Transfer RNA from a Caulobacterales bacterium, 74 nucleotides, folded computationally. The same sequence occurs in records of 3 taxa. Model confidence (mean pLDDT): 82 of 100. Rfam family: tRNA. It is annotated as a transfer RNA. The RNAcentral record of the sequence draws on ENA and MGnify.
Order: sequence, then C1' cells, then structure tokens
RNA sequence: GCGGGUAUAGCACAAAGGUAGUGCAGCAGCCUUCCAAGCUGAGGAUCCGGGUUCGAGUCCCGGUACCCGCUCCA
Repeated sequence: GCGGGUAUAGCACAAAGGUAGUGCAGCAGCCUUCCAAGCUGAGGAUCCGGGUUCGAGUCCCGGUACCCGCUCCA
C1' cells in the first nucleotide's frame, strides 16, 4: 500500500429499512429478624462526518480505532 472483518448500555451480545432489546453488573422497592438467593421497577447505548429515504443500528460515500490476511521496501 491492497483486501476482508468488527465498532450498539459498565461488560457480553441481539435487532432481515418501521417502538433500539436480552443477559449480567449497578440503583430503587418487595420478600427475610438480617444477609444471600428470588421477585418487581426505573435509568442507562447505535465510533465520527456526510448522502439516500416518509423513515437508517441496518443501504451508499468518506474518515477513525481494533483484529485477520496479502504485497512492496524505494
């Protein structure tokens, strides 16, 4: 330099263009004499900049970071 993959909540992962969800963790409550376990609830995120579309996490373009492979070394 070229190609491919990944980027969503504190962590691990879903979401075939139409309400952004699950598990764990954290917080609040219930339960318990207390703790743990269990149950309930609320909060919390789409890597960045553009484009297409009525509507983009998803499609297109350009970047950034990480991973894998290939090539060059003037």